[in-house]
The RNA shown here (transfer RNA) has 73 nucleotides and comes from a Candidatus Woesearchaeota archaeon.
């Protein structure tokens, strides 16, 4: 330098145009249970890398940028 893949709660992930103001697990907070802790149960908190475009509608499709990774030289 070129080609390809990836970017979603603190962490790991699901999503493939509308059923999603984004689900699950874990983490954290509060309460219950327990002599205390842990386990278990219930409730709650918290996320779409950035900017444009397409569309009635975008986490999802397109373009550029940023970051990470793989391969080639």
């Nucleotide at each position: 330098a070129g080609u390809c893949c990836c970017g979603u709660a603190g962490u790991g992930u699901a999503g493939a145009g509308g059923c999603c103001c984004a689900g699950c697990a874990u983490a954290c907070u509060u309460g219950g249970u327990u002599u205390u802790g842990g386990u278990c149960c219930a409730a709650g908190u918290g996320a779409c890398c950035c900017a444009g475009g397409u569309u009635c509608a975008a986490a999802u499709c397109c373009u550029g940028g940023c970051g990470g990774g793989a391969c080639u030289a």
Rfam family: tRNA. Rfam classes the family as a transfer RNA. Rfam's curators write: Transfer RNA (tRNA) molecules are approximately 80 nucleotides in length. Model confidence (mean pLDDT): 82 of 100.